Notes
The prediction has a mean pLDDT of 83. A computed fold for a 72-nucleotide RNA from an uncultured Candidatus Peregrinibacteria bacterium, annotated as transfer RNA. The sequence was found in a public genome assembly.
RNA sequence: GCGGGUAUCGCACAAUGGCUAGUGCGUCAGCCUUCCAAGCUGAAGAUACGGGUUCGAUUCCCGUUACCCGCU
Numbered sequence: 001g002c003g004g005g006u007a008u009c010g011c012a013c014a015a016u017g018g019c020u021a022g023u024g025c026g027u028c029a030g031c032c033u034u035c036c037a038a039g040c041u042g043a044a045g046a047u048a049c050g051g052g053u054u055c056g057a058u059u060c061c062c063g064u065u066a067c068c069c070g071c072u
Stems, first nucleotide, its partner, number of pairs: 001071007010025004018055001027043005048064005
């Protein structure tokens, strides 16, 4: 330099173009308990960035960035 892939809460993953973005663990608060653990209830927190297509984009297209793989 060329080609391919990945990017979603703190972590790991979901989500036929219909979103009010979901699940598990974790965090916080409450309940329960003499206390802790366990259990129950609730809450906060995310689509890498910039454009485009579309009535509607996590999803499709283009570019950028970061990482991974391969070729030279």

Its Rfam family is "tRNA". By type it is a transfer RNA. Gene Ontology term of the family: triplet codon-amino acid adaptor activity.